RNA sequence: GGAGUGGCAGACGGGUGAGUAACAUCUAGGAACGUACCCUUGAGUACGGGAUAACAUCUGGAAACGGAAGCUAAUACCGUAUAUCCCGGAGACGGGAAAGGUUUACCGCUUGAGGAGCGGCCUAGAUCAGAUUAGGUAGUUGGUAAGGUAAGAGCUUACCAAGCCUGUGAUCUGUAGCUGAUUUGAGAGGAUGAUCAGCCACACUGGGACUGAGAACGGCCCAGACUCCUACGGGAGGCAGCAGUGGGGAAUAUUGGACAAUGGGGGAAACCCUGAUCCAGCAAUGCCGCGUGAGUGAAGAAGGACUUCGGUUUGUAAAACUCUUUUAUAGGGGAAGAUGAUGACGGUACCCUAUGAAUAAGCUCCGGCUAACUUCGUGCCAGCAGCCGCGGUAAUACGAAGGGAGCUAGCGUUGUUCGGAAUUACUGGGCGUAAAGGGCGUGUAGGCGGAUAUUCGCGUGAGAUGUGAAAUCCCUGGGCUUAACCUAGGAAUGGCAUUUCAUACGGGAUAUCUAGAGUGCGAGAGGGGGAAGCGGAAUGGCCAGUGUAGCAGUGAAAUGCGUUGAUAUUGGCUAGAACACCAGAGGCGAAGGCGGCUUUCUGGCUCGCAACUGACGCUGAGGCGCGAAAGCGUGGGGAGCAAACAGGAUUAGAUACCCUGGUAGUCCACGCUGUAAACGAUGUGUGCUAGAUGUUGUGUAGAUUGCUACGCAGUGUCGGAGCUAACGCGAUAAGCACACCGCCUGGGGAGUACGGUCGCAAGAUUAAAACUCAAAGGAAUUGACGGGGGCCCGCACAAGCGGUGGAGUAUGUGGUUUAAUUCGAGGCUACGCGAAGAACCUUACCAGUUCUUGACAUGUUGGUCAUAGGCUUUGUAACGAAGCUGUCAGUUCGGCUGGACCAAACACAGGUGCUGCAUGGUUGUCGUCAGUUCGUGUCGUGAGAUGUUAGGUUAAGUCCUGCAACGAACGCAACCCCUGCUGUUAGUUACUAACUUGUAAAGAAGAGGACACUAAUGGUACUGCCGGUGCAAGCUGGAGGAAGGUGGGGAUGACGUCAAAUCAUCAUGGCCCUUAUGGGCUGGGCUACACACGUACUACAAUGGUGGUGACAACGCGAAGCGAAGGCGCAAGCUGGAGCUAACCGUCAAAAGCCAUCUCAGUCCGGAUUGUCCUCUGCAACUCGAGGGCAUGAAGUUGGAAUCGCUAGUAAUCGCAGAUCAGCAUGCUGCGGUGAAUACGUUCCCGGGCCUUGUACACACUGCCCGUCACGUCAUGGAAGUUGGUUCUGCCUUAAGGCGGUAAGCUAACCUUUGGGAGGCUGCCGACCACGGCAGGGUCGAUGACUGGGACGAAGUCGCAACAAGGUA
Repeated sequence: GGAGUGGCAGACGGGUGAGUAACAUCUAGGAACGUACCCUUGAGUACGGGAUAACAUCUGGAAACGGAAGCUAAUACCGUAUAUCCCGGAGACGGGAAAGGUUUACCGCUUGAGGAGCGGCCUAGAUCAGAUUAGGUAGUUGGUAAGGUAAGAGCUUACCAAGCCUGUGAUCUGUAGCUGAUUUGAGAGGAUGAUCAGCCACACUGGGACUGAGAACGGCCCAGACUCCUACGGGAGGCAGCAGUGGGGAAUAUUGGACAAUGGGGGAAACCCUGAUCCAGCAAUGCCGCGUGAGUGAAGAAGGACUUCGGUUUGUAAAACUCUUUUAUAGGGGAAGAUGAUGACGGUACCCUAUGAAUAAGCUCCGGCUAACUUCGUGCCAGCAGCCGCGGUAAUACGAAGGGAGCUAGCGUUGUUCGGAAUUACUGGGCGUAAAGGGCGUGUAGGCGGAUAUUCGCGUGAGAUGUGAAAUCCCUGGGCUUAACCUAGGAAUGGCAUUUCAUACGGGAUAUCUAGAGUGCGAGAGGGGGAAGCGGAAUGGCCAGUGUAGCAGUGAAAUGCGUUGAUAUUGGCUAGAACACCAGAGGCGAAGGCGGCUUUCUGGCUCGCAACUGACGCUGAGGCGCGAAAGCGUGGGGAGCAAACAGGAUUAGAUACCCUGGUAGUCCACGCUGUAAACGAUGUGUGCUAGAUGUUGUGUAGAUUGCUACGCAGUGUCGGAGCUAACGCGAUAAGCACACCGCCUGGGGAGUACGGUCGCAAGAUUAAAACUCAAAGGAAUUGACGGGGGCCCGCACAAGCGGUGGAGUAUGUGGUUUAAUUCGAGGCUACGCGAAGAACCUUACCAGUUCUUGACAUGUUGGUCAUAGGCUUUGUAACGAAGCUGUCAGUUCGGCUGGACCAAACACAGGUGCUGCAUGGUUGUCGUCAGUUCGUGUCGUGAGAUGUUAGGUUAAGUCCUGCAACGAACGCAACCCCUGCUGUUAGUUACUAACUUGUAAAGAAGAGGACACUAAUGGUACUGCCGGUGCAAGCUGGAGGAAGGUGGGGAUGACGUCAAAUCAUCAUGGCCCUUAUGGGCUGGGCUACACACGUACUACAAUGGUGGUGACAACGCGAAGCGAAGGCGCAAGCUGGAGCUAACCGUCAAAAGCCAUCUCAGUCCGGAUUGUCCUCUGCAACUCGAGGGCAUGAAGUUGGAAUCGCUAGUAAUCGCAGAUCAGCAUGCUGCGGUGAAUACGUUCCCGGGCCUUGUACACACUGCCCGUCACGUCAUGGAAGUUGGUUCUGCCUUAAGGCGGUAAGCUAACCUUUGGGAGGCUGCCGACCACGGCAGGGUCGAUGACUGGGACGAAGUCGCAACAAGGUA
């Protein structure tokens, strides 16, 4: 060192959390137990015997592993003796031990007693969720007896009894190891049970025993699944030990070193074993500490970014200079941990020296929450996002950059728990309307409960003791350089138990009381309930009479009824249902509900008295009863009404609203249903807390023709404190309190599904989840709106007059066309609009052609001083070419100054290109409507209100009065202009009364300043005066006056609305083009033409046309102009040229009036269209001007639906002038002439103002919003079934095993009479029993053709149900 016998230990240590809801765990206790090794102590350790491994021989098997016969030892095994002692037994008595070794001192052995520690058992309390789990249990509960265990016990068996558990949650189902503690929290709580520590359970799954003091992770047997070996016969195995492998996964380490330390086992010891443990390795996984440098340094460098282009910022940051060396690298030394030896860690920690700023910074964020902002890119794309939300061309929100903020060897994300969350509310919430009071009562359990006294001491309070393991947390110290960490002591551990004391309060017991409650007696009110009978009116029907053509019904009608006689009316009969007036905010009832009268049975209530009982009370989970309407069953009844249904209307439709009918039903009896906005949306009971005023019942006192005061019980209104989010409630509370019950916890899904219970059914009740949304909701506020209300305005309607819509033409627009028909304007508020005037130009469009520092501006350089400009030719023109003509100003005489032109290159010019939703400015509209606000104060939690509302009044928020408002601002009005009357001043170019002159006539002339007029300045009108009315403001009538109640007209447009219009007037940010989207030119186009619309003109005719005659204006305009007289022409026009820089000259009316004619017709109306000839302007009238003459002579005979303007010098009608303009006007802007009708009135249409009301609207009714259908996606219910898990019951089978029986085989110790026996081993039998099998249930999943609803989605279809009186509340 190896094998074996024997002993002890392998039941410790190490791992894991499957099972377990249980005495498993935790806390506190208990009694009927065991205990090897250890400690203390008593006694003993004597005499014998028979085997057996190893070993050797033979032998089986592939192996694992055996078999046979033989030898041998022990502290292995057995017997005898003894018994301090132990066990049994009432006792007598019976039974029961030991082992030696080595050496002289120890280690052992046997048997007792005691201890310590450990273990087994029992009890009380505590320990998750589900009631869509309500009943469970037969060894079940107890007893007796026996058995069994270490020990109590139904632990087991037999018999007896029928118990036991359960609403304080049994049973069942799901989930889960429990605790010290960890984490969070102010705490109370909540969540968790990794590491460390205690307990339990498990060891491939299930069952079983053996050994042992004690029982099984690395022991045994059996069954099963799986893996491996095999010679197919048979065997082997169990990492939830430490490493390691595979798999799975978002994810979790080395097949390391050492027993040096701590500890465990064995041993007398040396020593051996120990993946316990101590170390090392890997991972920023956590906690802690340290570093990545420090100081100086402004030219504020370069670079980057931004920029208002000046600068700002990065930023003392860098560089540079001067230092330091933690870390790093290299070299040297080198521990403690070890009380004597022994060091894996480890040449580690630590110390010294050298080198050199050297080796060492990232991550997230910057819209708000939340610290931190700019540029570019992108353009509802790409993307972001914790919530709200960003992104559709100027993104602090996406991406990038610069800058900044935060944290830092980390930072951010994700997941989880608690917090915030008083958002499950014990501390600490609520329920009228936000979610939430049970439909109502009765009453069981339960909870709570009046006064006095005595007693107990259960709760309760105080003290003491025990326990509450250690660790953790906390406090004070100590040890590693500090800290984390480690460590000592203390405190704490809210608890439980035992014990002592106290007895107020709660509780138990006893006795007493009367205030709560009830009884009695005396009065009383009532649609309270049940039953029977009776009554009249009305309605319908029937019979009869009178009587004739309608009735009925509606917004209007029709269906319907009626000449077979209705409706109407009279008389009679009949049926059923409901009970007018009284009647009331009134009465009764628990609620539902109850109404003619009488009788009868019956419940409750109130007042008064104070005789009796003596707490008998309150609430009330379950239970039981009642419970409108509709509905159901059976049988009656049926007049009226009336779902369904039918018909008639309405309507786009009308399965409705309206009408005519009409069946269930409504009524009665009996039975069911059990729900309602069953509402006061307010549970029941008790006490307390200002008032005022009605009413019902009743009492007392005083008055007394009906009143006053005070009570009790009801029922209303208002209101204080208080409460409430507000609204509101307010002794009938929603106030202040107490007692008990019910209910709520975001919206939808859904009061639904499944399951249970009830029901005849309909359905009721109990009652989820998946999924989905970021809201749903309450009250109040301001607006807006209403087919709500009130008041009031406006040519809003009405009353009138004239038009448009029909015709032709003009003009604008749409559409179409086109190379282009440039662009804009779009309900009112675009459309004779921008445009006060497109043949070229304009012009922006198209075609062709042409230029590129440019048609235009500034800057630089050079040149010239005519190379400018003008004319002619060519060419469509521009451009170009050629020719002719032509020669700036100043001057110091210098290209010096100014100016002009040319050339070059670059900065730049240029854009009627886009965005009016980036803008300024301007404008339209509501609307010349009467409104819109502010300061201070007051009210309200607040949004807000008040003022500004109210009563009057006005054109007016105009004024007056009142008022918690007082003042003020922008608007209104006034101030300004024109016009109407008048004074003064002034009289020319205007005027002319008187005087004079003067003509054919004439303010023509003298003259005048009276008149008219002109144009400057004043006056006048203020409800001032009178009457009436009124508080006043004012209104009304009158006088006077030219004018009368803002005399008429104009200018003047509040806060705001419409993302209204305009980037094409102009200006302007951004974007875009740059030999073109810029510039020039010619020609064309804007003028097109099937058609549609708007606005106008001219007409359709006699109030007219035509011809003739013939008066009377005003505003204006005129020198590149107005243009007279005269002349010519049929005319447009031409000629002419006076006068006029204009109260001087010119431009200058028409309708009306008068005379004549036409006589109702497509005309003597109407004038389009066309032909032809002319005129004018202009460079030029072809596309494409205006006008004239002659000829032609269309539609049209007053205009459908619809629609516009106007209230007085207005409408209508008539002409005139001007701007633009060469020319062109039916348009526009002005001017005057002639000159009406009507307004009862505010019902209706439209618009507006104020107050009020409703609202689910706030992009504000062109709002909001519902349901079906169609499409897509998702989750879910049902479903013939299919397929799993789990569990129960019955039966079958029964391995291993112990137990019981038996005695077939074998058998060393002991006994023996030598035959054998006792005992043992094997076998056999029996009951029990794991796995397994068969059958039937329960329960939970998965899946399933088809099917039901639900949610979401971008647009869709059909209607329009709800919100306003939502158009039928």
A computed fold for a 1369-nucleotide RNA from a metagenome, annotated as small-subunit ribosomal RNA. The sequence is in RNAcentral, with records from SILVA. Rfam family: Bacterial small subunit ribosomal RNA. Gene Ontology terms of the family: structural constituent of ribosome and ribosome.